[in-house]
RNA sequence: GCUUCGAUAGCUCAACUGGUAGAGCACAGAACUGAAGAUUCUGGGGCCUUGGUUCAAGUCCAGGUCAAAGCA
Numbered sequence: 001g002c003u004u005c006g007a008u009a010g011c012u013c014a015a016c017u018g019g020u021a022g023a024g025c026a027c028a029g030a031a032c033u034g035a036a037g038a039u040u041c042u043g044g045g046g047c048c049u050u051g052g053u054u055c056a057a058g059u060c061c062a063g064g065u066c067a068a069a070g071c072a
Base pairs, nucleotide, nucleotide: 001071002070003069004068006066007065010025011024012023013022019055027043028042029041030040031039048064049063050062051061052060
């Protein structure tokens, strides 16, 4: 330098063909307890970034950043 792949919640990961973004763990509140733990219920919180296409983009297109693998 070229190619491929990836970037989603605090962490680990889904969302497969464009149509309200989810799970587990973690965190907060409530119930329960003498108190705590466990358990149950509830809640907060996110699509790497900048543009483009579209009625509508995590998803499609282009540039950029970062990480990984391969080739040279």